The RNA shown here (SAM riboswitch aptamer (S box leader)) has 112 nucleotides and comes from an uncultured bacterium. Its mean pLDDT, the model's own confidence on a scale to 100, is 85. Rfam family: SAM riboswitch aptamer (S box leader). Rfam describes the family as follows. The SAM riboswitch is found upstream of a number of genes which code for proteins involved in methionine or cysteine biosynthesis in Gram-positive bacteria.
RNA sequence: GGCACAUCGAGAGUGGCGCGAGGGAUCUGGCCCCAUGACCGCCCAGCAACCUGUCCCGCGCAUGCGGAAUAAGGUGCCAAUGCCAGCCCUGGAAACGGGGAAACGAUGGGCC
Repeated sequence: GGCACAUCGAGAGUGGCGCGAGGGAUCUGGCCCCAUGACCGCCCAGCAACCUGUCCCGCGCAUGCGGAAUAAGGUGCCAAUGCCAGCCCUGGAAACGGGGAAACGAUGGGCC
């Protein structure tokens, strides 16, 4: 990098250092964050529980399978639903709502 699968409405920083202008993946529109320093990088703290490990329960002769816990290890994450909409259905006179899908993307473990 490719393929399929699972998840993406919860949760977690007023921390320190560096940098210095854009950032919220992409297009369009909206909305928001940002020199009171965003984004990004490193450190520390934290969240979660995908994988490994450990403990417990059930099934099985057994390799194991399922469930629950833990948080030691590997990732990941730490504004806003993946910030919202774009397509379809639907309530409404409108403003503004409700529901669903696809594509794309992100993360994880698996296979190549």